[in-house]
Context: one part of a larger RNA
RNA sequence: CUGGGUGUAAAGGGUGCGUAGGCGGGAUGGCAAGUCAGAUGUGAAAUACCGGGGCUUAACUCCGGGGCUGCAUUUGAAACUGUCGUUCUUGAGUGAAGUAGAGGCAGGCGGAAUUCCUAGUGUAGCGGUGAAAUGCGUAGAUAUUAGGAGGAACACCAGUGGCGAAGGCGGCCUGCUGGGCUUUAACUGACGCUGAGGCACGAAAGCAUGGGGAGCAAACAGGAUUAGAUACCCUGGUAGUCCAUGCCGUAAACGAUGAUUGGUAGGUGGGGGGGGGGUGACCCCCUCCGUGCCGUAGUAAACACAAUAAGCAAUCCACCUGGGGAGUACGACCGCAAGGUUGAAACUC
Repeated sequence: CUGGGUGUAAAGGGUGCGUAGGCGGGAUGGCAAGUCAGAUGUGAAAUACCGGGGCUUAACUCCGGGGCUGCAUUUGAAACUGUCGUUCUUGAGUGAAGUAGAGGCAGGCGGAAUUCCUAGUGUAGCGGUGAAAUGCGUAGAUAUUAGGAGGAACACCAGUGGCGAAGGCGGCCUGCUGGGCUUUAACUGACGCUGAGGCACGAAAGCAUGGGGAGCAAACAGGAUUAGAUACCCUGGUAGUCCAUGCCGUAAACGAUGAUUGGUAGGUGGGGGGGGGGUGACCCCCUCCGUGCCGUAGUAAACACAAUAAGCAAUCCACCUGGGGAGUACGACCGCAAGGUUGAAACUC
């Protein structure tokens, strides 16, 4: 390289948008670049191959033949690919009418709880653990009542429930705003799929500046435990957690399963629409979308997957090629830094 692969053995990019490129629906006409057929020229000789001949044979050599899969010119064919027209509506999109939702951003409001402060009642304990101690408390704690302050998170509802491309999103109200789904079939008429680079988003932790700080809590201190205990347990406690702006760009960023499309048994349960039937509530049937479980064929090394495929096919991208060395070194790019991205080799088994 070819081939074979990528749920768990090595291997799907964290996610989207999209450039180049690759691939691309039905009908019809033209062209003839690809494609196919014919002809002509060329494809030197030697070598190689086949059949003969000559040296005793062979090596060697001579003769003949085919071939040289190619290129150019030319004459045709028009199914397929391409290209240029015309046309269609089923792919895609727009419109109209509805609809569900923790989708996003901004502002406002609310109650429960923890902590703290003030005041009242009240007295000797509280707290904590396996047991204790550190700690708090006669300067009046814990408990309890009333008032106040402040920050953070939103019990029940809550659900293999919903929404979002992923990360993720949960009190209530208002404003702005993205997407989906259903019905309809008015409009456009292939406008599509994928997507190297690129751009944007991207949990937590971390970083910068300025705020904020109730609870929790790396570091740290003390008390225990222990042979020791730089831990697990306890009492404290600072960064941080929160907000604004900017950076970082990584995760078991997981369904460890890339995106899109087509067709391929069933059964059962939630969610959102539409239609029909039974008189309404409710129930039944059909259908579309999304979400679970079980399971036939098939697949699979097995586990298992099974219409939301890991089955049968197609297009495009990404990635793998024994373990260690190593996601290291060096270089480059990015970053304030921490570090990130790209990414070897010697050697060794």

Model confidence (mean pLDDT): 86 of 100. This is a predicted structure of a 349-nucleotide part of an RNA (small-subunit ribosomal RNA, central domain) from an uncultured bacterium.